Annotation: A computed fold for a 342-nucleotide part of an RNA from an activated sludge metagenome, annotated as large-subunit ribosomal RNA, domain IV. The prediction has a mean pLDDT of 89. RNAcentral holds the full RNA, with entries from SILVA.
Context: one part of a larger RNA
RNA sequence: CUCUGGAGAAGGAACUCGGCAAAUUGACACCGUAACUUCGGAAGAAGGUGUGCCUUUAGUAGGUGAAGUCGUACAGACGGAGCCCAAUGAGGCCGCAGAGAAUCGGUGGCUGCGACUGUUUAUUAAAAACACAGCACUCUGCAAACACGAAAGUGGACGUAUAGGGUGUGACGCCUGCCCGGUGCCGGAAGGUUAAGUGAUGGGGUGCAAGCUCUUGAUCGAAGCCCCGGUAAACGGCGGCCGUAACUAUAACGGUCCUAAGGUAGCGAAAUUCCUUGUCGGGUAAGUUCCGACCUGCACGAAUGGCGUAACGAUGGCCACACUGUCUCCUCCUGAGACUCA
Numbered sequence: 001c002u003c004u005g006g007a008g009a010a011g012g013a014a015c016u017c018g019g020c021a022a023a024u025u026g027a028c029a030c031c032g033u034a035a036c037u038u039c040g041g042a043a044g045a046a047g048g049u050g051u052g053c054c055u056u057u058a059g060u061a062g063g064u065g066a067a068g069u070c071g072u073a074c075a076g077a078c079g080g081a082g083c084c085c086a087a088u089g090a091g092g093c094c095g096c097a098g099a100g101a102a103u104c105g106g107u108g109g110c111u112g113c114g115a116c117u118g119u120u121u122a123u124u125a126a127a128a129a130c131a132c133a134g135c136a137c138u139c140u141g142c143a144a145a146c147a148c149g150a151a152a153g154u155g156g157a158c159g160u161a162u163a164g165g166g167u168g169u170g171a172c173g174c175c176u177g178c179c180c181g182g183u184g185c186c187g188g189a190a191g192g193u194u195a196a197g198u199g200a201u202g203g204g205g206u207g208c209a210a211g212c213u214c215u216u217g218a219u220c221g222a223a224g225c226c227c228c229g230g231u232a233a234a235c236g237g238c239g240g241c242c243g244u245a246a247c248u249a250u251a252a253c254g255g256u257c258c259u260a261a262g263g264u265a266g267c268g269a270a271a272u273u274c275c276u277u278g279u280c281g282g283g284u285a286a287g288u289u290c291c292g293a294c295c296u297g298c299a300c301g302a303a304u305g306g307c308g309u310a311a312c313g314a315u316g317g318c319c320a321c322a323c324u325g326u327c328u329c330c331u332c333c334u335g336a337g338a339c340u341c342a
Base pairs, nucleotide, nucleotide: 001337002336003335005333006332007331008330010328011327014326019323027051028050029049030048031047036041038171052093053092054091055090056089062084063083064082068078069077070076094098106321107320108319109318110317111316112315113313114312118130119129134169135168136167137166138165139164140163146155147154148153172308173307174306175305177238178237179236182235183234184231185230186229187228188227191226192225193224197220202215203214204213205212206211239257240256241255242254243253266300267297278294279293280292281291282290
């Protein structure tokens, strides 16, 4: 020096990206316990007190329950031997220390995300990702849809729309606005276009002719597309400029252009805010983080769900108490290595 364990004056996070690591807490009994809440929880909330041994209370309370007796006789009742054995109260004893070691929660507050228990990158990611119950749309009438398979056949299912498949969302609460112009899907006995097929008519070759053959292509002729509607918890989309109120500022109001329609509720410098460390308030002596507001949303927004939300989380951010060698600032000790010598 490396690893491992232990102790430390005063201070106590000043360390650091960050209390990482360590320390604190820890058992049982009793007292006591807030906001919030889906009334279940939160909760072991928090915060306190006690704990050994001896005598006594006391072999008591209590537990168990034999023999035996009754009996409607495998029931039940009576019975109490034997065995186990407190709490509480009172008095006393010892030590620095009585949950004497070991095992053995640190706690609280604000907030983001995800409801939750679960699942995941075997070997750098455990999460806010996946799943989830619930919700919605859609397909499917059974030889189902769908999937595997050249096929036979099988799964679906020895199920039958309260069933099965697909897709999206993701407990719960309050809700889920406008747009069908584009794309998709669904519907539409008309019309237009349209293939093979059909083959009216005309023409050519050949032949005496019948005919054979080549060609022309009227007419009829499906789905699809065009066309007409519907449909957004289908894919998706959800404006600009100018003016205006008796200070100023702002604009409830007006004008105009464009659109399929111009973003509603709620939220908002946010896991989204570039300018930006926005501005104000709180916390600090001092705060690019945090919390609460404002709204000028570069570029939130409603099942690609919006906003809340108790409980939960080896989840992210911030703060406080306790605690500490993380640090000021290092020191000593135990053990194992390294190193030197044998």